[in-house]
RNA sequence: GGGCCGGUAGCUCAGUUGGUAGAGCGCCUGACUGAUACUCAGGGCGUCGCGGGUUCAAAUCCCGUCCGGUCGG
Numbered sequence: 001g002g003g004c005c006g007g008u009a010g011c012u013c014a015g016u017u018g019g020u021a022g023a024g025c026g027c028c029u030g031a032c033u034g035a036u037a038c039u040c041a042g043g044g045c046g047u048c049g050c051g052g053g054u055u056c057a058a059a060u061c062c063c064g065u066c067c068g069g070u071c072g073g
Base pairs, nucleotide, nucleotide: 002071003070004069005068006067007066010025011024012023013022019056026045027043028042029041030040031039049065050064051063052062053061
């Protein structure tokens, strides 16, 4: 350098025949308790790796590029 897979919340990942960005765990706040834990209520905490294109509309389609894994050489 080439082929394939992947990059989305703090972590593990869903979500794509284009139409509101989500789950579990974690975290924060409150209730409960003598105090923790448990439980309950509330909070999404996000440039969808990056840049550009198509479109009324892009995480999703197209092009380029970066990073990780893997295969062959």

The prediction has a mean pLDDT of 81. The RNA shown here (transfer RNA) has 73 nucleotides and comes from Mycolicibacterium arseniciresistens. It matches the Rfam family "tRNA". By type it is a transfer RNA. Lineage of the source: Bacteria > Bacillati > Mycobacteriaceae > Mycobacterium > Mycobacterium (subgen. Mycolicibacterium). The RNAcentral record of the sequence draws on ENA.